Predicted 3D model of a 75-nucleotide RNA (transfer RNA) from a soil metagenome. Its Rfam family is "tRNA". Gene Ontology term of the family: triplet codon-amino acid adaptor activity. The family's RNA type in Rfam is transfer RNA.
């Protein structure tokens, strides 16, 4: 330099013919259990406008363009 994948909550990750975002897990808090702790179980969990900028559209996480960052491949 070229190609591919990715960037969404404190973290991971879903959201798939464009109709406007938390389904799930981790974590956190409370409880039950335990001598205590861990594991398991029950309950609760505010919080994000989606990497940045522009474009298309009535409407964009989703489509298009450029750029930034991360990972992988080729040279």
């Nucleotide at each position: 330099g070229c190609c591919c994948g990715g960037g969404u909550a404190g973290c991971c990750c879903a959201a798939c013919u464009g109709g406007a975002a938390g389904a799930g897990g981790c974590g956190a808090c409370g409880g039950a259990u335990u001598u205590a702790a861990g594991a398991c179980c029950c309950g609760u969990u505010c919080g994000a406008g989606u990497g940045u900028g522009g474009g298309u559209u009535c409407g964009a996480c989703u489509c298009c363009c450029a750029c930034c960052c991360c990972g992988g491949g080729c040279a």